[in-house]
The RNA shown here (c-di-AMP riboswitch aptamer (ydaO/yuaA leader)) has 124 nucleotides and comes from a Bacillota bacterium.
RNA sequence: UAUGGACAGACGCUGAAUCCAGCUGCUGCUGGAGCGGGGGAUCCCUUGGGUGAAUCUGCGCAAGCAGAGGGGCUGCCCGGCCCUAACCGUUCAGCUAACCUCGUAAGCGUAGGGGAAUACUGCU
Numbered sequence: 001u002a003u004g005g006a007c008a009g010a011c012g013c014u015g016a017a018u019c020c021a022g023c024u025g026c027u028g029c030u031g032g033a034g035c036g037g038g039g040g041a042u043c044c045c046u047u048g049g050g051u052g053a054a055u056c057u058g059c060g061c062a063a064g065c066a067g068a069g070g071g072g073c074u075g076c077c078c079g080g081c082c083c084u085a086a087c088c089g090u091u092c093a094g095c096u097a098a099c100c101u102c103g104u105a106a107g108c109g110u111a112g113g114g115g116a117a118u119a120c121u122g123c124u
Base pairs, nucleotide, nucleotide: 011109012108013107014106018033019032020031021030022029023028034104035103036102037101038100039099044094048092049088050087051086055068056067057066058065059064069084070083071082072081073080076114077113078112
């Protein structure tokens, strides 16, 4: 000097998954706010469905491969890189006001360059 790893804190990313209060058996429980999902009339619709970006097409016996579409990388642009799963449900469920109900996890670390706006704090 470069690369890799471990620990702590800060900052940040995917995602709805954050904040506050009380209790406490202190990596817990309860409640609230915020955010997100589901069920659920009239009218309308008539294909079994749902969360999610995670679908479709072609080749292949298969494993897989390629492409299109879709999604992500501190707001944006250039550019580069990456993902395209998994699960629930079991014929019950379309939309849907009132209303009812559930979740608030898990996993990680933004090549490089250009460039704007806003907010907060301190001082004068």
Lineage of the source: Bacteria > Bacillati > Bacillota.
The coordinates come from a structure-prediction model, not an experiment, and the mean pLDDT is 76.